Predicted 3D model of a 108-nucleotide RNA (SAM riboswitch aptamer (S box leader)) from a Desulfobulbaceae bacterium. Lineage of the source: Bacteria > Pseudomonadati > Thermodesulfobacteriota > Desulfobulbales > Desulfobulbaceae. The sequence was found by an Rfam model in a public genome assembly. Its mean pLDDT, the model's own confidence on a scale to 100, is 81.
[in-house]
RNA sequence: AACUUAUCAAGAAAGGUUGAGGGAAAGGGCCCUAUGAAACCUUGGCAACCGCUAUCAUUUAGCAAGGUGCCAAUUCCUGCCUUCUGCAUGCAGAAGGAAAGAUGAGUG
Numbered sequence: 001a002a003c004u005u006a007u008c009a010a011g012a013a014a015g016g017u018u019g020a021g022g023g024a025a026a027g028g029g030c031c032c033u034a035u036g037a038a039a040c041c042u043u044g045g046c047a048a049c050c051g052c053u054a055u056c057a058u059u060u061a062g063c064a065a066g067g068u069g070c071c072a073a074u075u076c077c078u079g080c081c082u083u084c085u086g087c088a089u090g091c092a093g094a095a096g097g098a099a100a101g102a103u104g105a106g107u108g
């Protein structure tokens, strides 16, 4: 890398180095960014997947030393399918479902 599985509407800052990009995919939007992007380092924080404790009968509650992860906007929206509504022959809006992605745990 791949497969299985859970979650994804909440939450969370400063400093240093550096110097132009970034927000996963091509596309379409819309945002962030020299009042400093992305990346790296230090400290801090958020959270509760693994973990620990109790309880249970595979659920619930608590803790936060450790292993991750994360700290703009719903996974920023959409992008594929279905249904509904309005205008009217193709647009717009709404709801839902996939696919893909991110993170954890397990398998191998």
Stems, first nucleotide, its partner, number of pairs: 002107007013043005021032003027078003044071003049067002051063004075100001080097008